[in-house]
Context: one part of a larger RNA
Molecule: small-subunit ribosomal RNA, 3' major domain
Organism: Desulfocucumaceae bacterium
RNA sequence: UGACGGGGGCCCGCACAAGCGGUGGAGCAUGUGGUUUAAUUCGACGCAACGCGAAGAACCUUACCAGGGAUUGACAUUGAGUGACCGUCUGUGAAAGCAGAUUUCCCUUCGGGGCACGAAAACAGGUGGUGCAUGGUUGUCGUCAGCUCGUGUCGUGAGAUGUUGGGUUAAGUCCCGCAACGAGCGCAACCCCUACAAGCAGUUGCCAGCACUUAGGGUGGGAACUCUGCUAGAACUGCCGUUGACAAAACGGAGGAAGGUGGGGAUGACGUCAAAUCAUCAUGCCCCUUAUACUCUGGGCUACACACGUGCUACAAUGGUAUGAACAAAGGGCAGCGACUUCGUGAGGAGAAGCGAAUCCCGUAAAACAUAUCGUAGUUCGGAUUGCAGGCUGCAACCCGCCUGCAUGAAGUCGGAAUCGCUAGUAAUCGCAGGUCAGCAUACUGCGGUGAAUACGUUCCCGGGCCUUGUACA
Repeated sequence: UGACGGGGGCCCGCACAAGCGGUGGAGCAUGUGGUUUAAUUCGACGCAACGCGAAGAACCUUACCAGGGAUUGACAUUGAGUGACCGUCUGUGAAAGCAGAUUUCCCUUCGGGGCACGAAAACAGGUGGUGCAUGGUUGUCGUCAGCUCGUGUCGUGAGAUGUUGGGUUAAGUCCCGCAACGAGCGCAACCCCUACAAGCAGUUGCCAGCACUUAGGGUGGGAACUCUGCUAGAACUGCCGUUGACAAAACGGAGGAAGGUGGGGAUGACGUCAAAUCAUCAUGCCCCUUAUACUCUGGGCUACACACGUGCUACAAUGGUAUGAACAAAGGGCAGCGACUUCGUGAGGAGAAGCGAAUCCCGUAAAACAUAUCGUAGUUCGGAUUGCAGGCUGCAACCCGCCUGCAUGAAGUCGGAAUCGCUAGUAAUCGCAGGUCAGCAUACUGCGGUGAAUACGUUCCCGGGCCUUGUACA
């Protein structure tokens, strides 16, 4: 100087407390461990691995296993040689391939170039090892308020000072003081979305007033409103009062769409964990080279006495069922979205308009609301499991997809010890969309609808910041 303390002081955070809803019990989905297996490819392991890499394993993917093949190679460069290759057909084969038949080059500035083939050689190739040899990228403490430097001063020196102190703040934020005076990286601001009004613009969007109307903003028309987009504005403790040290600031008030960082996002200092990644990529060294490289078919990654994590659906009446009838936002669409008509109980099928989209389509939002019924029951709760019959995608749904109809109707009556999230348009609850994608979503990323309770407080648990103290630790 640090680090540590079941030392002290001050302060903060859904850290506790106060509340609301869960997990832990059930069934299922998914990941992991273990076990099994020819293989169940590999990585990730407290927080910070475990719906993680994987924004989607039937083949492919695929790296694993079994078997079949082939060895200058599936891919790249170099020089020499040849002129075809592709395609079509036959045999064999699970396919890859192998054997055979048939067919037979293009451009040219005539130097050559393109494409293909066989042989040989340099070489290719490796998702083989080492993340403890590395680059790059990422997680984490933590969006915590810290981490440093120059000059000066102090100390023999390591170092100190500044950065400590008194206040204050979300903040090393600001003020005052001070052997310090300044500065840098962080904080804040500058960026994006959102909340308000104005100006400009007015189609595909809008419709107040006017007219027509098939009653649909449909038509004429309008530029007001909604909306869309651009521009400039608006909030600064600016104003008033109280407190304070005449400061910084705090508290209350006015005005205001918004008030003290308005709300949300992006943004992550010096560093820590030999943290993660050699399987995104790049790369040193080591290793394989008729194989640890390449190709194909089939299988596996989907196994199942069990254990754990994350979720979905429930156990019901604030509910289930039936009927009626409202109100979104944000997205996506041409190898696409597909209205409408028609067939089917339905998944879906047939025909097919429009739309590269403020125009057409996905597309009826659902919870909510109204009426009826069920009456506390393993039930008109719950839907697992299984049988049969179908649909869709796709060479192909047996291993191993999704969906529909009929039948079946399991566990489950609110969950031990323990443990998690959340402070407001939040939790809870309700649907919708998108990416991935031929097909497949309870996951992920977004979007809106309805919409709470509680916070006395900082003694305690956890994590963090500053000062100080002890130490046989570095």